Predicted 3D model of a 404-nucleotide RNA (Bacterial RNase P class A) from Endozoicomonas sp. Z74.
[in-house]
RNA sequence: CGAGUUGGCCGGGCAGUCGCUGUCUGUCUCUGUUCUUUUAUAGAAGCGGAGGUGGAUGGAGGAAAGUCCGGGCUCCACAGGGUAGGGCGCCAGGUAACGCCUGGGGGGCGAAAGCCUACGGAAAGUGCAGCAGAGAGUAGACCGCCUAAGUCAAACCUUUUCUUGAAGAGGGUUGACCGGUAAGGGUGAAAGGGUGCGGUAAGAGCGCACCGCAUGGCUGGUAACAGUUCAUGGCACGGUAAACCCCGCCUGGAGCAAGACCAAAUAGGAAUCCUGUAGGUGUGUACCCGCACUGGAUUCGGGUAGGUUGCUUGAGGUGUCUGGCGACAGACAUCCCAGAUGAAUGACUGCCCAGGCCUGUUUGACAGGCUGGACAGAACCCGGCUUACAGGCCAACUCGUGUU
Numbered sequence: 001c002g003a004g005u006u007g008g009c010c011g012g013g014c015a016g017u018c019g020c021u022g023u024c025u026g027u028c029u030c031u032g033u034u035c036u037u038u039u040a041u042a043g044a045a046g047c048g049g050a051g052g053u054g055g056a057u058g059g060a061g062g063a064a065a066g067u068c069c070g071g072g073c074u075c076c077a078c079a080g081g082g083u084a085g086g087g088c089g090c091c092a093g094g095u096a097a098c099g100c101c102u103g104g105g106g107g108g109c110g111a112a113a114g115c116c117u118a119c120g121g122a123a124a125g126u127g128c129a130g131c132a133g134a135g136a137g138u139a140g141a142c143c144g145c146c147u148a149a150g151u152c153a154a155a156c157c158u159u160u161u162c163u164u165g166a167a168g169a170g171g172g173u174u175g176a177c178c179g180g181u182a183a184g185g186g187u188g189a190a191a192g193g194g195u196g197c198g199g200u201a202a203g204a205g206c207g208c209a210c211c212g213c214a215u216g217g218c219u220g221g222u223a224a225c226a227g228u229u230c231a232u233g234g235c236a237c238g239g240u241a242a243a244c245c246c247c248g249c250c251u252g253g254a255g256c257a258a259g260a261c262c263a264a265a266u267a268g269g270a271a272u273c274c275u276g277u278a279g280g281u282g283u284g285u286a287c288c289c290g291c292a293c294u295g296g297a298u299u300c301g302g303g304u305a306g307g308u309u310g311c312u313u314g315a316g317g318u319g320u321c322u323g324g325c326g327a328c329a330g331a332c333a334u335c336c337c338a339g340a341u342g343a344a345u346g347a348c349u350g351c352c353c354a355g356g357c358c359u360g361u362u363u364g365a366c367a368g369g370c371u372g373g374a375c376a377g378a379a380c381c382c383g384g385c386u387u388a389c390a391g392g393c394c395a396a397c398u399c400g401u402g403u404u
Stems, first nucleotide, its partner, number of pairs: 001400010012352007020059014034044003061375001065386002068384005073255004085251005090104005105119001106117004120246002125244002127240002142185002144181003150177005156171007193211006212235001213233004217228004259309004269300006279294006316335008353373001355371007
């Protein structure tokens, strides 16, 4: 310098003008409560409430997102035990908890740094396996190999008998059948260890040696697991559990629209008091008159609109030290850092900072101009995971090349 790997961080800055919102505070207006006084009323101090107008100060994120896990908090349910349903699943640790994180083991990928991994049980049972293939599970004979044993046929050889060309007996050869064979070929994701020697009709863990494998022991490790010049076993028990299932562990439901408090108007409810067919309302045609409907007032309670609370001091942030490989834990110091609700956190201008493009001069370089900052946005609060993200910075490590 180039190509990569891992971890961490930032996520535009400053100034001015105009706005939005929380808290504190000054002031003005209106108003509630208490006290004094008056015929009506007026005045005073404290505590509030509403509105206007000033000042000070705070105001989104690394993911605020998806709402996928885990917890706090709240209400409901709940003797105890079990079942169903759901989730998780190598080991050890961390944590409030987790399906998260850290460290380690096994397996896979990469030349390496490193990355990925639902990774318990297939000798409890059941199921499943398309196409191809002979055969897909106490497996299978399609091609190939073999013909020792058995049956049949053919010609040949030997031999016996006799009617001299026939019959019987024996022998090997060839062919067919019945078969044998899992070494070789072929199918498939997968076909019942591998190499060699022996063995055999041909073969085969059929036997043996070595390698592999399984079980037990021993050694190391907290463990998962690893090692083994030990013993035993010819090798069984093929695959599949994000198929049913078995084993172990965990698991009540709903959610801040939870929950608590204050509390209009209208309608309906209850209690008390009042009235006694009058009154009110509607209508026929305004009145008389007729017809229809209907008690009135006060208080109480439930619920609705609306308001307050829950609400942000918390498994909290930052720094130092200590323990630990680490996740993390502890001690001390220090800080207070959004609480909106038709939902604030913004807009404009100028300068600067990364980045990109263009022009000019002789390359370097300099000058000028244009452009330009993503993903996205709190809604009870935390811990995670996942997903999105312009651009930039830092550290460690691997490989290659060059120079000294």

The sequence is in RNAcentral, with records from ENA. It matches the Rfam family "Bacterial RNase P class A". The family's RNA type in Rfam is ribozyme. NCBI's taxonomy places the organism under Bacteria, Pseudomonadati, Pseudomonadota, Oceanospirillales, Endozoicomonas.